[in-house]
RNA sequence: UAAGCAGACCGGGUGAUCGCGGCUUGGCAUUGCUCAAGCCGAGGAAAGUCCGCUCUCCACAGGGCAACGGUGCCGGCUAACGGCCGGGCGGGGCGACCCGACGGAUAGUGCAACAGAGAAGGAUAUUGCCUCGCGCAAGCGGGGCGAGGGUGAAACGGUGGUGCAAGAGACCACCAGCGCCGGCAGUAAUGUCGGCGGCUUGGCAAACCCCACCGGGAGCAAGGCAAAGCAGGCGCAUUGGGGCGGCCCGUCCCGCAAAAAGCGCCGGGUAUGCCGCAUGACCGCCGGAGCAAUCCGCGCGGCUAGAGAGAUGAUCGCCGCCUCGCAAGAGGCACAGAAAGCGGCUUACAGGUUUGCUUAGACA
RNA sequence: CGGGGCGUGGCGCAGUCCGGUAGCGUGCUUGAAUGGGGUUCAAGAGGUCGACGGUUCGAAUCCGUCCGCCCCGA
Numbered sequence: 001u002a003a004g005c006a007g008a009c010c011g012g013g014u015g016a017u018c019g020c021g022g023c024u025u026g027g028c029a030u031u032g033c034u035c036a037a038g039c040c041g042a043g044g045a046a047a048g049u050c051c052g053c054u055c056u057c058c059a060c061a062g063g064g065c066a067a068c069g070g071u072g073c074c075g076g077c078u079a080a081c082g083g084c085c086g087g088g089c090g091g092g093g094c095g096a097c098c099c100g101a102c103g104g105a106u107a108g109u110g111c112a113a114c115a116g117a118g119a120a121g122g123a124u125a126u127u128g129c130c131u132c133g134c135g136c137a138a139g140c141g142g143g144g145c146g147a148g149g150g151u152g153a154a155a156c157g158g159u160g161g162u163g164c165a166a167g168a169g170a171c172c173a174c175c176a177g178c179g180c181c182g183g184c185a186g187u188a189a190u191g192u193c194g195g196c197g198g199c200u201u202g203g204c205a206a207a208c209c210c211c212a213c214c215g216g217g218a219g220c221a222a223g224g225c226a227a228a229g230c231a232g233g234c235g236c237a238u239u240g241g242g243g244c245g246g247c248c249c250g251u252c253c254c255g256c257a258a259a260a261a262g263c264g265c266c267g268g269g270u271a272u273g274c275c276g277c278a279u280g281a282c283c284g285c286c287g288g289a290g291c292a293a294u295c296c297g298c299g300c301g302g303c304u305a306g307a308g309a310g311a312u313g314a315u316c317g318c319c320g321c322c323u324c325g326c327a328a329g330a331g332g333c334a335c336a337g338a339a340a341g342c343g344g345c346u347u348a349c350a351g352g353u354u355u356g357c358u359u360a361g362a363c364a
Numbered sequence: 365c366g367g368g369g370c371g372u373g374g375c376g377c378a379g380u381c382c383g384g385u386a387g388c389g390u391g392c393u394u395g396a397a398u399g400g401g402g403u404u405c406a407a408g409a410g411g412u413c414g415a416c417g418g419u420u421c422g423a424a425u426c427c428g429u430c431c432g433c434c435c436c437g438a
Base pairs, nucleotide, nucleotide: 001360002359003358004357005356006355007354008353009352010351012319013318014317015316016315017314018313020041021040022039023038024037025036026035027034043335047346048345050344051343052342053341054340055219056218057217058216068215069214070213071212072211073087074086075085076084077083088102089100090099091098092097103210104209108208109207110204111203127148128145129144130143131142132141133140134139157175158174159173160172161171162170176200178197179196180195181194182193183192184191185190223275224274225273226272232266233265234264235263236262240254241253242252243251244250282302283301284300285299286297287296288295289294320333321332322331323330324329365437366436367435368434369433370432371431374390375389376388377387384421392408393407394406395405396404397403414430415429416428417427418426
């Protein structure tokens, strides 16, 4: 210098004027509206709503099982997590570094199109090799073989040798791989060394499934309080209805029913006002522990929207950056916008600042 | 705030559960029958299955993220 890798941060600045939402104080005024002053007023993602919680109500004695859903190498961190940090293993890159849904395929069931002789059954035999019989020969038939060719994503270990009629883990040596046992290192995942075994027993669980662990449901329009009622419900008991009877009394049946009114008790939902509702699992610096995530500290400093699902804007001047233009100047300023709150993840993002590192080239 | 469904030729849909050739109707193009049109018959074109990534030998189908549309509840 060029190309790149990883991390941290900013993401237009400033002043004036007008306007909007909230709070405080004051005036007029007297609970209502208005005026004045002061202060505060979007983000790194406020987004998607994909996880985990706080909080609230419902259910539930406590616990377990089943079903359903989720998570899935090991250790640590955390309130918790599917998050983060460190490590192991596998893969990619010359490298800095990056990526991984990474338990189990000897628990069982299942799947593998087309091609191919044969697709998981210790299976299969087109070509081929060997041999026997027949035949003048081409060839046909029986038996043995599974090495070579060929198909496929995948063909049942590899190389060399022994052996054989031809061959083959049939046998031997070495190598690769699987399982078991043991030693050593490590908290562990795992690594490494040695021995034994059958000679190889493949792939897919983001197929069913098995194993281990986790999960009760709903959501701030949750839910609570206040005042005025109203809908509605319950209870009390009155005037009851009908028959016998001329009527009353009486008696029997029905009914505390329909309709009407009274008294007492309970009592919503919606709407209104208030709370929930923002000082908190908060942020930065410093000191300490730790490789780190993170934790500890009456060490220092800081915060300050919050609803009515409704505000958070506009204009002008100067400066910064980008584009166009010879110039004067003109245009533009990424992605996007709170709604109970918090921790993460994912996705979108013009441009810029900064730290550490890698590779290549040149020069000293 | 919470839940469900859909996206496949121009249009309407099947196939997705349980992975292996992407199909049906209609429309379109060409030809034939007709004097011409419709109808009918024959032949044909047209799809990277919403986008990207992953699992797998192989993905419309399984998994993840994102985009768009529709519906429901409080």

Model confidence (mean pLDDT): 76 of 100. Two RNAs folded together computationally: RNase P RNA and transfer RNA, 438 nucleotides in total. It holds a member of the Rfam family "Bacterial RNase P class A". Its family is annotated with ribonuclease P activity, tRNA processing and dimeric ribonuclease P complex in the Gene Ontology. It is annotated as a ribozyme.